[in-house]
RNA sequence: GCGGGUAUAGCUCAGUGGUAGAGCGUCUGCCUUCCAAGCAGAAUAUGAGGGUUCGAUUCCCUUUACCCGCU
Repeated sequence: GCGGGUAUAGCUCAGUGGUAGAGCGUCUGCCUUCCAAGCAGAAUAUGAGGGUUCGAUUCCCUUUACCCGCU
């Protein structure tokens, strides 16, 4: 230099155009003599910019970071 892949919550991952989810974790309350467990509730996310569309995590272009391969 060329090609390919990945980017979603604190962490690990789903989500084939129509209200963004799960597990673990965090916080609050209940329960308990206390802790743990259990129960109820809450907060937290689509790497960035642009385009297409009534509507984009999803499709297209550019870009950033990381990974793999070729040279």
About this RNA
The RNA shown here (transfer RNA) has 71 nucleotides and comes from Microgenomates group bacterium GW2011_GWC1_46_15. Rfam family: tRNA. Rfam links the family to the GO term triplet codon-amino acid adaptor activity. It was read from a public genome assembly. The organism belongs to Bacteria candidate phyla, within Bacteria. Its mean pLDDT, the model's own confidence on a scale to 100, is 80.